[in-house]
Molecule: transfer RNA
Organism: uncultured Clostridia bacterium
RNA sequence: CCGCCUGUAGCGAAGCUGGAUAUCGCAACAGAUUCCGAUUCUGGAGGUCGGGGGUUCAAAUCCCUCCAGGCGGG
Numbered sequence: 001c002c003g004c005c006u007g008u009a010g011c012g013a014a015g016c017u018g019g020a021u022a023u024c025g026c027a028a029c030a031g032a033u034u035c036c037g038a039u040u041c042u043g044g045a046g047g048u049c050g051g052g053g054g055u056u057c058a059a060a061u062c063c064c065u066c067c068a069g070g071c072g073g074g
């Protein structure tokens, strides 16, 4: 320098042939259970979907650019 892959909640993932309240597990929090904890059960909360721009009635999803990480090539 070139090519490919990845980036979604505190952590790990699904969703990426566009349709919209963004889903699941763990963690954290509150409640129940317990003498107190652990376990178990219940509940709600938590998101600029890496940043910016564009296309579209509508973008996590398509296009451009930039950033970060990984792999390969020179």
Stems, first nucleotide, its partner, number of pairs: 001073007010026004019057001029043004050066005